Predicted 3D model of a 184-nucleotide RNA (FMN riboswitch aptamer (RFN element)) from Cohnella faecalis. The RNAcentral record of the sequence draws on Rfam. NCBI's taxonomy places the organism under Bacteria, Bacillati, Bacillota, Paenibacillaceae, Cohnella. Its mean pLDDT, the model's own confidence on a scale to 100, is 76.
RNA sequence: GCUUACCUUCGGGGCGGGGUGUAAUUCCCCACCGGCGGUGAUCGGCGCGGCGCGGACGACAAUCGUUCGCGUGCCGCCGUCAGUCCGUGACCCGUCUGUCUCCUUCGAUCGAAUCGCGGAGACGGCGGUGGACCCGGUGCAAUUCCGGGACCGACAGUGACAGUCUGGAUGGGAGAAGGAAGCG
Numbered sequence: 001g002c003u004u005a006c007c008u009u010c011g012g013g014g015c016g017g018g019g020u021g022u023a024a025u026u027c028c029c030c031a032c033c034g035g036c037g038g039u040g041a042u043c044g045g046c047g048c049g050g051c052g053c054g055g056a057c058g059a060c061a062a063u064c065g066u067u068c069g070c071g072u073g074c075c076g077c078c079g080u081c082a083g084u085c086c087g088u089g090a091c092c093c094g095u096c097u098g099u100c101u102c103c104u105u106c107g108a109u110c111g112a113a114u115c116g117c118g119g120a121g122a123c124g125g126c127g128g129u130g131g132a133c134c135c136g137g138u139g140c141a142a143u144u145c146c147g148g149g150a151c152c153g154a155c156a157g158u159g160a161c162a163g164u165c166u167g168g169a170u171g172g173g174a175g176a177a178g179g180a181a182g183c184g
Base pairs, nucleotide, nucleotide: 001183002182003181004180006179007178008177009176010175016030017029018028019027031164032163033153034152035088036087037086038085043079044078045077046076047075049074050072051071052070053069054068055067056066057065058064059063083151084150092128093127094126095125096124098123099122100121101120102119103118106116107115108114133149134148135147136146137145155167156166157165
């Protein structure tokens, strides 16, 4: 450095004020929040180097070389940068000659065990569903930067309709970091 069926840890934020009402963190007005990877012209840092300028020293000078300082940000590296772009996760649905568990009828059997057929569930694989952006500026280039104005947010529950409350969930999870082993 690469690979892997291994291990460990981590891995989601937000209703505050007012109004109506018997009742609302659910409606209305204002407020608040933004998973993971990528892209990214954002911002910052570092550096052997490149380029430019200046000083000193060496060779007569032009010029070249050595060295020091400053600038640039050309190059390289590191960190950071999108709720609305590209992909992806949770929820939900479908499907499967997959694995496991359970159930009843029927068939095989004297009976049981077992097997076959059928059904249900869990896990796993695959697939589907699943929300939302424009304008202006800069510029070669921006749905990403800057400014402005918009828009979006699973399912179930509820005294009244939920992105923010409660619940499935002490779950799952895209992935992140570290380790181990093997190989080079």